RNA sequence: CUGCCUGUAGCUCAGGGGCUAGAGCGUCGGAUUGUGGUUCCGAAGGUCGCGGGUUCAAUUCCCGUCAGGCAGCCCA
Numbered sequence: 001c002u003g004c005c006u007g008u009a010g011c012u013c014a015g016g017g018g019c020u021a022g023a024g025c026g027u028c029g030g031a032u033u034g035u036g037g038u039u040c041c042g043a044a045g046g047u048c049g050c051g052g053g054u055u056c057a058a059u060u061c062c063c064g065u066c067a068g069g070c071a072g073c074c075c076a
């Protein structure tokens, strides 16, 4: 440099044009317990990497760009 994959909650990931984006773990509060753990109930937490385009509507499709990964090519 070229191609491909990934980027969504604190972490690991799902979802893949249509109402308000979800799960597990974690965090916080409550119940239970003599205390803690376990169990149960509830809550908070998201610019869906960033910018632009298409569309009535984009996290999803397209383009550019940034970051990470894999493969390849050139030079040393």
Base pairs, nucleotide, nucleotide: 001072002071003070004069005068006067007066010025011024012023013022018056027043028042029041030040031039049065050064051063052062053061